A computed fold for a 350-nucleotide part of an RNA from an uncultured prokaryote, annotated as small-subunit ribosomal RNA, central domain. The prediction has a mean pLDDT of 87. The full RNA is in RNAcentral, with records from ENA.
Context: one part of a larger RNA
RNA sequence: CUGGGCGUAAAGGGAGCGUAGGCGGCGUGGUAAGUCAGAUGUGAAAGCCCAAGGCUCAACCUUGGAACUGCAUUCGAUACUGCCAUGCUAGAGUAGUGGAGAGGUAAUCGGAAUUUUCGGUGUAGCAGUGAAAUGCGUGGAUAUCGAGAGGAAGACCAAUGGCGAAAGCAGCCUGCUGGACAUUUACUGACGCUGAGGUACGAAGGCUAGGGUAGCGAAAGGGAUUAGAUACCCCUGUAGUCCAUGCCGUAAACGUUGUACACUAGGUCUUGGAGGGUUCGACCCCUUCUGUGCCGGAGCUAACGCAUUAAGUGAACCGCCUGGGGAGUACGGUCGCAAGACUAAAACUC
Numbered sequence: 001c002u003g004g005g006c007g008u009a010a011a012g013g014g015a016g017c018g019u020a021g022g023c024g025g026c027g028u029g030g031u032a033a034g035u036c037a038g039a040u041g042u043g044a045a046a047g048c049c050c051a052a053g054g055c056u057c058a059a060c061c062u063u064g065g066a067a068c069u070g071c072a073u074u075c076g077a078u079a080c081u082g083c084c085a086u087g088c089u090a091g092a093g094u095a096g097u098g099g100a101g102a103g104g105u106a107a108u109c110g111g112a113a114u115u116u117u118c119g120g121u122g123u124a125g126c127a128g129u130g131a132a133a134u135g136c137g138u139g140g141a142u143a144u145c146g147a148g149a150g151g152a153a154g155a156c157c158a159a160u161g162g163c164g165a166a167a168g169c170a171g172c173c174u175g176c177u178g179g180a181c182a183u184u185u186a187c188u189g190a191c192g193c194u195g196a197g198g199u200a201c202g203a204a205g206g207c208u209a210g211g212g213u214a215g216c217g218a219a220a221g222g223g224a225u226u227a228g229a230u231a232c233c234c235c236u237g238u239a240g241u242c243c244a245u246g247c248c249g250u251a252a253a254c255g256u257u258g259u260a261c262a263c264u265a266g267g268u269c270u271u272g273g274a275g276g277g278u279u280c281g282a283c284c285c286c287u288u289c290u291g292u293g294c295c296g297g298a299g300c301u302a303a304c305g306c307a308u309u310a311a312g313u314g315a316a317c318c319g320c321c322u323g324g325g326g327a328g329u330a331c332g333g334u335c336g337c338a339a340g341a342c343u344a345a346a347a348c349u350c
Base pairs, nucleotide, nucleotide: 003322004321005320006319007304008303012318014201016199017198021194022193023192025088026087027086028085029084030083031082033081034080035077036076038074039073040072041071042070049065050064051063052062053061054060091191092188093187094186095184096183097182098181103177104176105175106174109171115149116148117147118146119145120144121143125136126135162169163168206247207246210243211242215241216240220236221235222234223233258317259316261314262313263312266295267294268293270291272289273288274287275286276285277284299306300305323350324349325348332343333342334341335340
């Protein structure tokens, strides 16, 4: 090196793009590097193996053979792989047509509600709980009406729905912009798949230095509860939550299921398209592509379950696992302002 695995037992990288590398469609011609065959040389002796013989046997020894799976040279084979040339269109991409979408980003606008300020009405409570109290209120609260301010979030529509690589994305309109899908088959002609390193992205939270702060609310203070109560409940409330800048780079980042491709019974709901039948018709029915669900057969699975969105059957590439604890820790290194992240043991012990 060779094994077996990775939904739940240990194990899929958080997710994209992409370098090297690995792998790669259908033909024709060439070449002969890989590959295969023959020949020659070499592959020391001893040893191993086989046969025969010698010590009374054996160990041991002698002789012969085989083997030495290799290397080099040479002459051939050409299916497959490689390389060179040339062609093709089924993979991939481009173009035209045109409908869907909370995809991204920037800017504007609008309404409900909470809070607050001012003014009117009005009077003794309000708030809160299992029950209370702290708290607010005769300096006029709560309630109610009117006017204003400000911040944050987007009820209904709303879906078992849509979009995005993932994280994630939801008021309306507008500008800029990415992707997917269907259809036309017009063009290019293998331009492809994966992807160690690398790089840009990455919820919440935290950090940096500014702004903003309505509500909520770590910390903190108070009231309760309790044996205690550094909690659960209540009243306050600072960071934070929001915006713009730069960092951090982690999550049960989960479908706990890597990416791309092909094949393998069905039924049913639904998203977005296309074609057809019928029709007055947007209805309805059939076919087909695309996405998202449920049920289920073969098959798979330890079972649970999965089942054309596979955990089935194949083949390509990457990542990862190898008893529990020690430990995702120590040390070292890299990164970070820090918090810490990444990489990652051993002794010992069961």